[in-house]
Molecule: c-di-GMP-I-GGC riboswitch aptamer
Organism: marine sediment metagenome
């Protein structure tokens, strides 16, 4: 650096309950539509919310950076 009809496994859309925020959304449990980083990071971009000087979300939108499992071709 690259992803198998390999192996052990791993997360966990929607959508439900509870429960936290004005919200976007998050958090636990349920559930699996997905996933070779769908492990982390708000730096660029985007696109979202708001009590709109500004503050906040979203890493499963893109792009970066960075850590890690397995070893076909």
């Nucleotide at each position: 650096c690259c992803g198998a009809u390999a192996a052990a496994g791993c997360c966990a859309a929607a959508c439900c309950a509870c429960g936290a925020g004005c919200a976007a959304u998050c958090g636990u449990g349920g559930g699996a539509c997905g996933g070779a980083a769908a492990g982390c990071c708000a730096c660029g971009g985007g696109u979202c919310c708001c009590u709109c000087c500004g503050g906040g979300a979203u890493a499963g939108c893109c792009g970066g950076g960075u850590u890690g499992c397995c070893g076909a071709a």